A computed fold for a 132-nucleotide RNA from a Clostridiaceae bacterium, annotated as c-di-AMP riboswitch aptamer (ydaO/yuaA leader). Of the family's consensus pairs, 92% are formed in the model. The coordinates come from a structure-prediction model, not an experiment, and the mean pLDDT is 80. Rfam family: c-di-AMP riboswitch aptamer (ydaO/yuaA leader). Rfam 15.1 lists 7,607 matches to the family in 2,262 species. The source organism's lineage runs through Bacteria, Bacillati, Clostridia, Eubacteriales and Clostridiaceae.
RNA sequence: CGAAAAAAAAGGCUAAUUUUCCGAAAGGAAUACGGAGGAACCAAUUUUUUUGGGGUGAAUCCAUGAAAAUGGUAGGGUUACCUAUUUACCCGAACCCGUCAGCUAACUCCGGGAGCCAAAAUAGGAGGACAU
Numbered sequence: 001c002g003a004a005a006a007a008a009a010a011g012g013c014u015a016a017u018u019u020u021c022c023g024a025a026a027g028g029a030a031u032a033c034g035g036a037g038g039a040a041c042c043a044a045u046u047u048u049u050u051u052g053g054g055g056u057g058a059a060u061c062c063a064u065g066a067a068a069a070u071g072g073u074a075g076g077g078u079u080a081c082c083u084a085u086u087u088a089c090c091c092g093a094a095c096c097c098g099u100c101a102g103c104u105a106a107c108u109c110c111g112g113g114a115g116c117c118a119a120a121a122u123a124g125g126a127g128g129a130c131a132u
Base pairs, nucleotide, nucleotide: 011117012116013115014114019030020029021028022027033111034110035109036108037107042102052100053097054096055095056094061072062071063070064069075091076090077089078088081125082124083123084122085121086120087119
């Protein structure tokens, strides 16, 4: 000097999951923002242990396979001010309720965690600095 790895801080990404107060901590009380249940009207009328049904989520579906899995796919994410487009690269899971729930005002209940580290171009906007 260069490369790689690890840790911390700042900054950022997915995401509802941010922030405040008390406490030595554990924990507790709130909160931005989210989810569910629940009338009338409307919708649905094929359900009764059965092809059970349903919820969160982008995460559904198809083909092959004994299975594991493979290939695709609805859909979703990433550019360090924002939006859109093209290309590129990724994800396309998991969990829960427990025979039960359509919509749904009043009302009722719940969550407010976790995991990570960067893509190029074009167009239109926003903002800032400098000079005249």